[in-house]
RNA sequence: AGGGGUAUGGUUCAAUGGUAGAAUAACGGUCUCCAAAACCGCUGAUGGGGGUUCGAUUCCCUCUACCCCUG
Numbered sequence: 001a002g003g004g005g006u007a008u009g010g011u012u013c014a015a016u017g018g019u020a021g022a023a024u025a026a027c028g029g030u031c032u033c034c035a036a037a038a039c040c041g042c043u044g045a046u047g048g049g050g051g052u053u054c055g056a057u058u059c060c061c062u063c064u065a066c067c068c069c070u071g
Stems, first nucleotide, its partner, number of pairs: 001070007010024004018054001027041004047063005
């Protein structure tokens, strides 16, 4: 330099263009002499910008970061 992939709660991962979910963590509660475990509840997220569409995590372009391949 060229080609490809990934980016979603604090973390690890889902989501056929139609209400963004789960686990775990944090917080609160029940239980317990106290704590742990268990159970219940709750908070929090689509990398930046633009386009297509009635509607975008999803499709297109571009930028950024990381990873892989070719030379």
The RNA shown here (transfer RNA) has 71 nucleotides and comes from a Bacilli bacterium. The sequence was found in a public genome assembly. It matches the Rfam family "tRNA". Its family is annotated with triplet codon-amino acid adaptor activity in the Gene Ontology. By type it is a transfer RNA. The source organism's lineage runs through Bacteria, Bacillati, Bacillota and Bacilli.